[in-house]
Molecule: Glycine riboswitch aptamer
Organism: uncultured Hyphomicrobiales bacterium
């Protein structure tokens, strides 16, 4: 220096499910808090395990559970794309 991989950052895309009922408060066509019932799964977490590995033991999902989170908007959001961005790794 080159491409590859990982993490972070920035931008764009990004689903699902009641803005249901009640009480209280407020700045009162609404907003917020709490409670109740009904739901969702793609933050996180946990579980099984296909599979994988250096095979003692580990790593493991978009599957499952819903503790958490979420069910108007906003925010968040696994994942995907972009970036002559930042850091690191082995290789040449």
């Nucleotide at each position: 220096c080159a491409g590859c991989c990982c993490u972070c950052c920035g931008c764009g895309g990004g689903a699902g499910a009641g803005u249901c009922c009640g009480u209280c408060g407020c700045g009162u066509u609404g907003c917020g808090a709490c409670g109740g019932c009904g739901c969702c799964g793609a933050a996180g977490g946990c579980g099984c395990a296909a599979c994988c590995g250096c095979c003692c033991c580990g790593g493991a999902a978009a599957c499952g559970c819903u503790c958490a989170g979420g069910c108007a908007a906003a925010a968040g959001g696994a994942c995907c794309g972009c970036g002559c961005g930042a850091g690191g790794g082995a290789u040449g």